A computed fold for a 73-nucleotide RNA from a Longimicrobiales bacterium, annotated as transfer RNA.
Its Rfam family is "tRNA". By type it is a transfer RNA.
RNA sequence: GACCCGGUAGCUCAGCUGGCAGAGCAGGCGACUUUUAAUCGUCAGGUCGUGGGUUCGAUCCCCACCCGGGUCA
Repeated sequence: GACCCGGUAGCUCAGCUGGCAGAGCAGGCGACUUUUAAUCGUCAGGUCGUGGGUUCGAUCCCCACCCGGGUCA
């Protein structure tokens, strides 16, 4: 330098062909328990890597760039 994969909640990751952004764990509150843990209920938490473009509408399509991993040179 070329190409491929990935970047979504604090962490690990889903999100099928463009139409409400989600799960588990972690966190707050409550129930249960003598207490803790476990269990159950409930709540909160997101500029979807960045900037443009297309579209009525973009996590999703297009372009450039940034970061991580890999292959080749």